[in-house]
Molecule: RNase P RNA; transfer RNA
Organism: Rhodopila sp.
RNA sequence: CCAGACAGCCGGGCGACCGCUGGCCGCAAGCCAGAGGAAAGUCCGGGCUCCACGGGAAUGCGGUGCCGGCUAACGGCCGGCGGGGGCGACCCCAGGGACAGUGCCACAGAAAUCAAACCGCCCGUGCAAGGCCGAGGCUCAGGCAUCGGACCCCGCGGGCAAGGGCGAAACGGUGCGGCAAGAGCGCACCGCGUCCCUGGCAACAGGGGCGGCACGGUAAACCCCACCGGGAGCAAGACCGAAUAGGGACGGCCGCGGCGGAGCGAUCCGGCCGCAGGGACAUUCCCGUCCCGCCGUCCGGGUUGGUCGCGAGAGGCGCAUCGCGAGAUGCGUCCCAGAGGAAUGGUCGUCCCGCCUCGCGAGAGGCGGACAGAACCCGGCUUACAGGCUGUCUGGCCCA
RNA sequence: GGGCGCGUAGCUCAGCGGUAGAGCAUCGCCUUCACACGGCGGGGGUCACAGGUUCAAUCCCUGUCGCGCCCACCA
Numbered sequence: 001c002c003a004g005a006c007a008g009c010c011g012g013g014c015g016a017c018c019g020c021u022g023g024c025c026g027c028a029a030g031c032c033a034g035a036g037g038a039a040a041g042u043c044c045g046g047g048c049u050c051c052a053c054g055g056g057a058a059u060g061c062g063g064u065g066c067c068g069g070c071u072a073a074c075g076g077c078c079g080g081c082g083g084g085g086g087c088g089a090c091c092c093c094a095g096g097g098a099c100a101g102u103g104c105c106a107c108a109g110a111a112a113u114c115a116a117a118c119c120g121c122c123c124g125u126g127c128a129a130g131g132c133c134g135a136g137g138c139u140c141a142g143g144c145a146u147c148g149g150a151c152c153c154c155g156c157g158g159g160c161a162a163g164g165g166c167g168a169a170a171c172g173g174u175g176c177g178g179c180a181a182g183a184g185c186g187c188a189c190c191g192c193g194u195c196c197c198u199g200g201c202a203a204c205a206g207g208g209g210c211g212g213c214a215c216g217g218u219a220a221a222c223c224c225c226a227c228c229g230g231g232a233g234c235a236a237g238a239c240c241g242a243a244u245a246g247g248g249a250c251g252g253c254c255g256c257g258g259c260g261g262a263g264c265g266a267u268c269c270g271g272c273c274g275c276a277g278g279g280a281c282a283u284u285c286c287c288g289u290c291c292c293g294c295c296g297u298c299c300g301g302g303u304u305g306g307u308c309g310c311g312a313g314a315g316g317c318g319c320a321u322c323g324c325g326a327g328a329u330g331c332g333u334c335c336c337a338g339a340g341g342a343a344u345g346g347u348c349g350u351c352c353c354g355c356c357u358c359g360c361g362a363g364a365g366g367c368g369g370a371c372a373g374a375a376c377c378c379g380g381c382u383u384a385c386a387g388g389c390u391g392u393c394u395g396g397c398c399c400a
Numbered sequence: 401g402g403g404c405g406c407g408u409a410g411c412u413c414a415g416c417g418g419u420a421g422a423g424c425a426u427c428g429c430c431u432u433c434a435c436a437c438g439g440c441g442g443g444g445g446u447c448a449c450a451g452g453u454u455c456a457a458u459c460c461c462u463g464u465c466g467c468g469c470c471c472a473c474c475a
Stems, first nucleotide, its partner, number of pairs: 001396010012351007020034005036371001040382002043380005048233004052289008061229005066080005081095001082093004096224002101222002103218003118164002120160007132149004137144002172190006191213001192211008237308004247299007255275005260269003277292003301474003315334008352369007401471007410424004418455001426442005448464005
């Protein structure tokens, strides 16, 4: 210098004028503060609030999935292990279980996991047909029929799974031996399974023995195992005020008994009591307390007001200590948007960056500067993003 | 702001691991003097987009994009 890898950060600065929102503050003036790294998607996890409350069990449902740690928690993060990619820095992995069971594996192919054999290889056997070889016969020749044989072809019976072929995938791979041909049939190495030893908290790694191979893939198919999980969401919810018809229908518990009421009566009525029943997601059950006529759906009526929830927080910054790290602890310091469909802006000057035009040049002029924008809050993930800065490292080339 | 659902032919919808279908519409032919009706035949698809799992994805998983639906308070 070129090409790259990883980590972190900025994402317009300054000044003047005019505005907007909030606070000091009841008004005026004045002062102070006023979007983001993602405020986004709403994909996870929590705080907070309501569902009356606490404990337990079973089934179901949903989620997560190597090991250890961090954390309020997590599907996040850190460190390690295993597998894959890259010359390398480094990157990627939903990475438990397929000898608990079930399902599926289209087409092709003999065969898709009980097993099996299309071409092929080998052995035995046969000569009926075709072909081949041999013999003599007929025919000018080409050829024709007869007899015999079994090297090849062919037929039959058997052995094999090495090779070919099909497929995404074919009941271990390479080599040597062995055999009629072959084959874990035997052996060595690798792979696999299993047992033991050593190291490690563990995932796992290393070593040794045994097994002759018997166990294909798929769990982002059902499932099994382990662990986790109540539901709804600030339009949650609380208080004040205004207004209306404190209305109606259906269903569930739902039914029973007694009292009371209405009705001439059949009958009706949650008006009262008791049993029963209901009050947390799906269902069932157990224990204890509390409340009760409750709950659900639908049709109607009224309002579109105020206050709180609402920002001092798992908060920011700095330092020290511990830890490889994510982080933890301690000390110091700071207060930092929050309002209603809802402010956070505009103009000018100057500087910065990029492009275009003019100019030999210094320079001048013009245009542009991303993604996006709080709505209860916080920790993450994911996605979008013009341009720029810093640090560490890798590979290559050149110079000293 | 919060909670759900859906994207398949021009339109309305099926399909839910194994080469994508139906009805209507459209085009051609037949029928008719001509049109309609009817009969026969044909064309038309980035299964919204991207990535992953799998031998194989419209289907399973994740992320983007687009569209649609619901919600307040009082008695």